This is a predicted structure of a 375-nucleotide RNA (Bacterial RNase P class A) from Chitinophaga dinghuensis. Its mean pLDDT, the model's own confidence on a scale to 100, is 75. It was read from a public genome assembly, where an Rfam model found it. The organism belongs to Chitinophaga, within Bacteria. It matches the Rfam family "Bacterial RNase P class A". Rfam's curators write: Ribonuclease P (RNase P) is a ubiquitous endoribonuclease, found in archaea, bacteria and eukarya as well as chloroplasts and mitochondria.

RNA sequence: ACUACAAACCGUGCUAUCGUCUUCCUGACUUGAGCAGGAAGAAGGAAAGUCUGGACAGCAUAGAGCAAUGCACCACCUAACGGGUGGGACUAUUUUCUGAAUAGUACAGCAAGUGCCACAGAAAAUGACCGCCUGUGCUCCGGUACAGGUAAGGGUGAAAAUGUGGGGUAAGAGCCCACGGUGUAGGCAGGUAACUGUUUAUGCGGGUAAACCUUGCGUGCUGAAAUGCCAUGUAUACGGUCGAUUGAGGGCUGCUCGUCCGAUGACCGAGGGUAGGCAGAUACAGGUGAUGUGUGAGCAUCAUCGUAGAUAAAUGGUAGCAGUUCUCCAGCUUGCUGGAGUUCACAGAAUCCGGCUUACAGGUUUGUAGUUUUU
Numbered sequence: 001a002c003u004a005c006a007a008a009c010c011g012u013g014c015u016a017u018c019g020u021c022u023u024c025c026u027g028a029c030u031u032g033a034g035c036a037g038g039a040a041g042a043a044g045g046a047a048a049g050u051c052u053g054g055a056c057a058g059c060a061u062a063g064a065g066c067a068a069u070g071c072a073c074c075a076c077c078u079a080a081c082g083g084g085u086g087g088g089a090c091u092a093u094u095u096u097c098u099g100a101a102u103a104g105u106a107c108a109g110c111a112a113g114u115g116c117c118a119c120a121g122a123a124a125a126u127g128a129c130c131g132c133c134u135g136u137g138c139u140c141c142g143g144u145a146c147a148g149g150u151a152a153g154g155g156u157g158a159a160a161a162u163g164u165g166g167g168g169u170a171a172g173a174g175c176c177c178a179c180g181g182u183g184u185a186g187g188c189a190g191g192u193a194a195c196u197g198u199u200u201a202u203g204c205g206g207g208u209a210a211a212c213c214u215u216g217c218g219u220g221c222u223g224a225a226a227u228g229c230c231a232u233g234u235a236u237a238c239g240g241u242c243g244a245u246u247g248a249g250g251g252c253u254g255c256u257c258g259u260c261c262g263a264u265g266a267c268c269g270a271g272g273g274u275a276g277g278c279a280g281a282u283a284c285a286g287g288u289g290a291u292g293u294g295u296g297a298g299c300a301u302c303a304u305c306g307u308a309g310a311u312a313a314a315u316g317g318u319a320g321c322a323g324u325u326c327u328c329c330a331g332c333u334u335g336c337u338g339g340a341g342u343u344c345a346c347a348g349a350a351u352c353c354g355g356c357u358u359a360c361a362g363g364u365u366u367g368u369a370g371u372u373u374u375u
Base pairs, nucleotide, nucleotide: 001371002370003369004368005367006366007365008364009363010362012322013321014320015319016318017317018316020042021041022040023039024038025037026036027035044346048357049356051355052354053353054352055351056223057222058221059220063257064256065255066254068219069218070217071216072215073087074086075085076084077083088107089105090104091103092102093101094100095099108214109213113212114211115208116207117206129154130153131150132149133148134147135146136145137144138143162180163179164178165177166176167175181204182203183202184201185200186199187198188197189196190195227279228278229277230276236270238269239268240267241266242265249261250260251259252258284306286305287304288303289302290301291300292299293298323344326341327340328339329338330337331336332335
């Protein structure tokens, strides 16, 4: 210097002019609306997706069980989370090769049960195709038929009865021995723990739970068009069904229990009035800085700041100069200068906050690894 990966930040600026919305001030005016003028401010890192956790509001004075559904190594952070941080285990890649680095994980359980493992293969939950050994017969002396033994060798397959070596055997086999692997249970040591090391006993046909399932820990519903208040106006006048505290009907999720409202009641039909305003709605799990603390995510203390609020939905348009990207030309200082053209990403608040996911022209900074060259 370049490349790759990871993380953080920026993502057009200035001037002029015209315009929109909010708040405040001024003017005329009795006040207010309205009108005119002035000042300050006005869309994001994702505002997107609606995936997810909450705040908040109501049901409601609160529940239990079943169903349904979410999560799943350990410890910690957080209001909470399916998020984050650190550690453990396993897997993959690289490598100075058993040590380290990077990345990933839907990492509770198959020793509760039930399923599934196509095709190939003899056989995929208890098997013999080829082969090897023994015996008896036949024989063209190459072999062949039957019976018995075998799971070491070969084949099929993703996977075929724990691996290697030795002994033993008719040939073989954990049949025996040595050293390993792995499951379960226990002891000792380290660690908060998950686990690690070591040792004893015992077993070893497998895999699969984003298969059904089991275990453990959780989950009430609705959603700002929630919800609350004020003003205006009117008609429950009518019909039907049920019903009278031993409770009709309705609410609380899907069901059950339970509980609450309920007789001037409830539901159904038909009909009448209104559709205007205020709040919610922006001061908070808030931003910024410093110090301390912790491996870290974070936490604590102090100081300081106040940062859109629309309601059919405003936050913009035009012009000039500059800047960024790319292409071409010229010059010489070989990466700078000048000129011409071009380009400026994804995208738009609607109750609010945290997380996840997705989109993004280009630029800056930091870290790790590699390559090349020069000093």